[in-house]
Source information: Glycine riboswitch aptamer from a soil metagenome, 101 nucleotides, folded computationally. RNAcentral holds the sequence, with entries from MGnify.
Parts: sequence; C1' cells; structure tokens
RNA sequence: CCUCUGGAAAGCCGGCGGCCUCUCGGGCCGCCGCACCGACGGAGUAAGGCCGCGCCCACACGCUGGGACCAGGCUGAAUCUCUCAGGUUCCCGGACAGAGG
Repeated sequence: CCUCUGGAAAGCCGGCGGCCUCUCGGGCCGCCGCACCGACGGAGUAAGGCCGCGCCCACACGCUGGGACCAGGCUGAAUCUCUCAGGUUCCCGGACAGAGG
C1' cells in the first nucleotide's frame, strides 16, 4: 500500500423551493434556521529537548567546559480539547482493530 471483516456518537427537527409518486399519504435533493455529535480531514496543547543575553564555578584563561535562574523563541502526543470542515432513520462514509497479501 491492497483485499476482506468488525466499527461508535448525534434531529427520521422546522421553513421554503425543485423533482418523483399521484395510493392525496409520502419519498429524494438543494438552501435557510435552531439544536446536537466526534472516529474522514484540520486546528490547539503537557512533560521533556534545543536556542540567546547576563550571572556563578573550574582551569589549560579560550569564540573552553559545566551549573542554576528569569522572561522569551523553536520543537514537542493523543482516542484529550475545539467543532472550521464533516456528520445527526437506513444506506454511504468512518478513526481504529483483526486476518491475509
């Protein structure tokens, strides 16, 4: 990377429009509104590490080695958090897991 299998959550919400049906009930799609979900994707982030100035120690007195502190910068994970995106009957999708190649 490929194949197969398993795979959660949350509105069968309301309004408008189009199409289908013509059983007069309804179904599908789009837009808007409010309410929700986290497991496509995306974003934030801990400890730690690195960096700079000054300070302290050592001595071989150097663009040397080591140490602590201050406020910063960079790096740093997720199933945590945010919900931008995505999703909220079923289907599809789906992080992740198992088996095989």

Its mean pLDDT, the model's own confidence on a scale to 100, is 77.